[in-house]
């Protein structure tokens, strides 16, 4: 250079254009003599722009990173 898969909270991960989902991990609480376990609850993310549309994490275009093939 060319084809190809992928970026989603701190970390793993799902998400037919219409509610941002789950699970560890954090923070509060209840429970307990202490704790572990459990169960409530609470913050935190769409890789950057544009563009289409009432609406875009989803659909196009451009770049940007990773990883796989090809030469």
């Nucleotide at each position: 250079g060319c084809c190809g898969a992928g970026g989603u909270a701190a970390c793993a991960u799902a998400g037919c254009g219409g509610c941002u989902a789950u699970g560890u991990g954090g923070g509060g609480g209840c429970c307990u003599g202490c704790a572990g376990a459990g169960c409530c609850u609470c913050a935190a993310a769409c890789g950057g722009g544009a563009g289409u549309u009432c609406a875009a994490a989803u659909c196009u275009c451009c770049c940007c990173c990773u990883c796989g093939g090809c030469c």
Molecule: transfer RNA
Organism: Thermoplasmata archaeon